[in-house]
Molecule: transfer RNA
Organism: uncultured Ruminococcus sp.
RNA sequence: GCUGAUGUGGCACAGUCGGUAGCGCAACGCCUUGGUAAGGCGUAGGUCACCGGUUCGAAUCCGGUCAUCAGCU
Numbered sequence: 001g002c003u004g005a006u007g008u009g010g011c012a013c014a015g016u017c018g019g020u021a022g023c024g025c026a027a028c029g030c031c032u033u034g035g036u037a038a039g040g041c042g043u044a045g046g047u048c049a050c051c052g053g054u055u056c057g058a059a060u061c062c063g064g065u066c067a068u069c070a071g072c073u
Stems, first nucleotide, its partner, number of pairs: 001072007010025002013022001019056001027043005049065005
């Protein structure tokens, strides 16, 4: 230099034939206990790496940029 993959709450991931984002763990509150742990119930937290385009509508399609990983030279 070229090619490909990945980027989504604090963490690990799903959602990728376009219709307004979800699970688990963690956090917080309540219940339960003599107390802790475990368990049960609930709450908050993300405009989906960034910029632009297409569209009535984009995490999803298209272009570019950045980062990480892998391969080729």